[in-house]
RNA sequence: UGCACGAAAGGGCAAACCAACCGGAAGGUUGGGACGCAAAGCUAAAGGGUCUUACCCGUCCGCGAGGACGGCAGACAGCCAGCUGCCGAA
Numbered sequence: 001u002g003c004a005c006g007a008a009a010g011g012g013c014a015a016a017c018c019a020a021c022c023g024g025a026a027g028g029u030u031g032g033g034a035c036g037c038a039a040a041g042c043u044a045a046a047g048g049g050u051c052u053u054a055c056c057c058g059u060c061c062g063c064g065a066g067g068a069c070g071g072c073a074g075a076c077a078g079c080c081a082g083c084u085g086c087c088g089a090a
Base pairs, nucleotide, nucleotide: 005088006087012037013036017032018031019030020029021028022027035078041083042082043081047080048079049076050075051074052073056071057070058069059068060067061066
């Protein structure tokens, strides 16, 4: 120094929940709050997965109101993944 790894130190992030706001929803932002996290940093335009799906489109069911499934569209990086990265005991 590199790879693996995760003791210590300094620091970092912040689940659930609560409040306000945004959204049709999933969910998001800010504040409080800490379950946890060595990538809980970044990426949703590499890919898989999960969730939502008002409006619109298709198929089907229904006399109808309407409903089911799929698509379009959207969300999640604290599901996997990709990229980058701090410290240095064994």
Predicted 3D model of a 90-nucleotide RNA (c-di-GMP-I riboswitch aptamer) from a Planctomycetota bacterium. Rfam family: c-di-GMP-I riboswitch aptamer. Rfam describes the family as follows. GEMM was predicted in a large-scale screen for bacterial structured RNA regulatory elements. The source organism's lineage runs through Bacteria, Pseudomonadati and Planctomycetota. Model confidence (mean pLDDT): 86 of 100.